The RNA shown here (c-di-GMP-I riboswitch aptamer) has 81 nucleotides and comes from Paenibacillus jilunlii. The coordinates come from a structure-prediction model, not an experiment, and the mean pLDDT is 87.
[in-house]
Parts: sequence; structure tokens; C1' cells
RNA sequence: AAACGACAAAGGCAAACCUAAUCGAAAGAUAGGGACGCAAAGCUAUAGGGCCUUCGAAAGAGUGGCAGCCUGGCUACCGAA
Repeated sequence: AAACGACAAAGGCAAACCUAAUCGAAAGAUAGGGACGCAAAGCUAUAGGGCCUUCGAAAGAGUGGCAGCCUGGCUACCGAA
């Protein structure tokens, strides 16, 4: 240095749910509360797949979203086995 991940240490993030005179068609996002959990639950949706969302009887046609769905890519604290 890389790989790896401990009944280690210092910390970090924040599910469901609630609130908002917030944004949005919605999914969802933002802020606050709250912790189910997470060794990348940091970033990347112009890396690939998948899922969600609007209209529609369907076929289809749109607009966005989810990184805490998976696989990748980039970056990163600590240092036992």
C1' cells in the first nucleotide's frame, strides 16, 4: 500500500412513522423530530440492470424518481485477526 472487517477506539449516516402556511400531477424530495438498521446507508441515475410514478380498457405514450434493490466506477476513518 492493497485486501479484509473486531464484543476495539473515535466518530458518522438515518428506515418506518409524525410534523411543515415547503416543492411536485405523482413517485418522491427538502426541513425538523425519530431510530429500523448500515463498514461506505459517502458520491455516481450521462455505467448497466431492476423497481416506483402519470395518462390509457389494453397496446402503448410521457414526466420524473429510487444509490437504504443488485452489479459496477470514484473517494474515505480506524487497524485486531